[in-house]
Predicted 3D model of a 112-nucleotide RNA (SAM riboswitch aptamer (S box leader)) from a Chitinophagaceae bacterium. The sequence was found by an Rfam model in a public genome assembly. The prediction has a mean pLDDT of 78. The model forms 88% of the base pairs in the Rfam consensus. It matches the Rfam family "SAM riboswitch aptamer (S box leader)". Rfam links the family to the GO term regulation of gene expression. The organism belongs to Chitinophagaceae, within Bacteria.

Parts: sequence; C1' cells; structure tokens
RNA sequence: CACUUAUCAAGAAAGGCAGAGGGUAAUGGCCCAAUGAAGCCUUGGCAACCUAUUUCUAUUUAAUGGAAAAAAGGUGCCAACUCCACCCCGAUUUGAUCGGGAAAGAUAAGUC
Repeated sequence: CACUUAUCAAGAAAGGCAGAGGGUAAUGGCCCAAUGAAGCCUUGGCAACCUAUUUCUAUUUAAUGGAAAAAAGGUGCCAACUCCACCCCGAUUUGAUCGGGAAAGAUAAGUC
C1' cells in the first nucleotide's frame, strides 16, 4: 500500500517553541486563525477498540460467548455530525429543508 470486520449525533484543553495557514485531496459553501493556523514539546483530560484485572451470567469443568465495573498497558482522540454539500432514493412541497443510503475518509482489530 491492499483486503476484511466494527464504530463514527456523545465526550475531553492549558502552557512553551514557532510564525501563516487550517478544517484529508478536488469543486462549491460555511467556518477557525496575529486575542496566534499548521507543526513540535510538556502537562492534563476524554473514550473504552485491543491486552491485562474483578464481578455476574449462558452453554452444566476447561474454554468460549454476553453484561457490568475500573482505567494499569498498546493505540486513538480533545472547534463545528466525519463542519456541510457533491452521487442515488424518499417526504414536505417551490421554501429549500428534513430523512435514508452510497462513495470517500478517520480510528481500532485482524489478514496477505
């Protein structure tokens, strides 16, 4: 890099360095940013995917599955629904809104 599965409406920021961009790429919006963007570092936090732990429970040992707790370890994350739309379908109906899906993306676990 590719593929498979699951999740994506909730949650969680301060300081230092730095100095103009950022919200994945394109397009169109909208928004954040010198009251300091990206990036890096420190500290803190959120969450519970994987590992470990404890309790309950089903298949009447083991083992596996399910539920709950907690947060030690491996990741991840800490503006806005994955910021929104784009493609398809539907509803209300001419106001663009709303709903569902797809595609793409992100993260985790796994496979080659």